[in-house]
RNA sequence: UGCCGAGCUAGGUCGGGAGGAUAGGCGCCUCCUGUUACCCGAAGCCUAUAUGCGGGGACGACAGCCUGCCAAGGCCAACCUGGCCUCUGUGGAGCCUGUAUGGAUCCAUGAUAUCUCGCACCACCGGGUCGAGGGCUGAUCAUUCAUGACUCAAAGGAGACAUGGAUUUUAACCUAUCCAGAAUCCCGCCAGGUCCGGAAGGGAGCAACGGUAACUGGAACCUUGGAUGCUGAUGGAGAGCGGGGUUGAGUGAUAUUCAGGAACAACUCCCCAGGACGUCAGGACCGAGGCAGGCGUGUUCGGUU
Numbered sequence: 001u002g003c004c005g006a007g008c009u010a011g012g013u014c015g016g017g018a019g020g021a022u023a024g025g026c027g028c029c030u031c032c033u034g035u036u037a038c039c040c041g042a043a044g045c046c047u048a049u050a051u052g053c054g055g056g057g058a059c060g061a062c063a064g065c066c067u068g069c070c071a072a073g074g075c076c077a078a079c080c081u082g083g084c085c086u087c088u089g090u091g092g093a094g095c096c097u098g099u100a101u102g103g104a105u106c107c108a109u110g111a112u113a114u115c116u117c118g119c120a121c122c123a124c125c126g127g128g129u130c131g132a133g134g135g136c137u138g139a140u141c142a143u144u145c146a147u148g149a150c151u152c153a154a155a156g157g158a159g160a161c162a163u164g165g166a167u168u169u170u171a172a173c174c175u176a177u178c179c180a181g182a183a184u185c186c187c188g189c190c191a192g193g194u195c196c197g198g199a200a201g202g203g204a205g206c207a208a209c210g211g212u213a214a215c216u217g218g219a220a221c222c223u224u225g226g227a228u229g230c231u232g233a234u235g236g237a238g239a240g241c242g243g244g245g246u247u248g249a250g251u252g253a254u255a256u257u258c259a260g261g262a263a264c265a266a267c268u269c270c271c272c273a274g275g276a277c278g279u280c281a282g283g284a285c286c287g288a289g290g291c292a293g294g295c296g297u298g299u300u301c302g303g304u305u
Base pairs, nucleotide, nucleotide: 002304003303004302005301006300007299008298011062012059013058014057015033016032017031018030019029020028023047024046025045026044038056039055040054041053064295065294066293067292068291069290070289073286074285079283080282081281082280083279084278086275087274088273089272091270092269093268094267095261096260097259098258100256101255106250113246114245115244116243117242118241119240121236122235123234125232126231127230128228129227130226131224132223133222134221137172139170142167143166144165145164146163147162148161150159151158152157177219178218179217180216181215186211187210188209194203195202196201
């Protein structure tokens, strides 16, 4: 002198960092991180020589300080770079036609082209179904009713004329017929009964029977309108779906390029340039902790060399 051990206390440690707040530094509050590692008190103490104040305690040379690197994390108030958003401006693109490149898909279980048929679409002409409306025309024979009015006769009555209505017969015309019902007292015919009458014969006329009108229901017919989950036919369109035939090897999507045309008011997108706010990311900045190096490492005793 170095090392080891046991003491001591002067060195030193008992945390550090970011943000908030502050003129600023601590304390305080929030958060991040580390240790073997404090306790009590007040909420204050300071000035770039600020990095807490007061009191007590623990460790016992452990440290500590400086530099560099790594790094949890923080920060974006401010700085740099870039992206996003947004605005402005130049240029270009978007649509059509054609050229070139290209080759997705399909293809002998048949590409392409072409013919044909059906479905679907549009227009038009029909049919079916449903609805609405309509019921011809004038003649003829006979009877009867109403009104007017003429002649004859002893009653009931008989004959004949005009107009209008109703019913009936016959045939024609018409698209205009048929079936069933129907009197509400319309017409015909009127048993019985009743009236006039010497009788014959007649009048009025209930029921029944028959016919018919307005009308009701239905069928067909004529005219006409619209609708249609029906149906037939014609034409058109071309891009859809499907079937059949001929031919027999190709087809050619998105995209890019070039040329021409259109548009260029607006909108959208792309390249480039520039700008504001904001935002995102990174850099920069700060940084617990870790690693390395440098400086530094008190004092007493014992042992050892």
Overview: A computed fold for a 305-nucleotide RNA from a Thermoplasmatota archaeon, annotated as Archaeal signal recognition particle RNA. The gene name in the source record is ffs. Rfam family: Archaeal signal recognition particle RNA. It is annotated as a non-coding RNA gene. Clan: SRP clan. The coordinates come from a structure-prediction model, not an experiment, and the mean pLDDT is 76. The sequence is in RNAcentral, with records from ENA.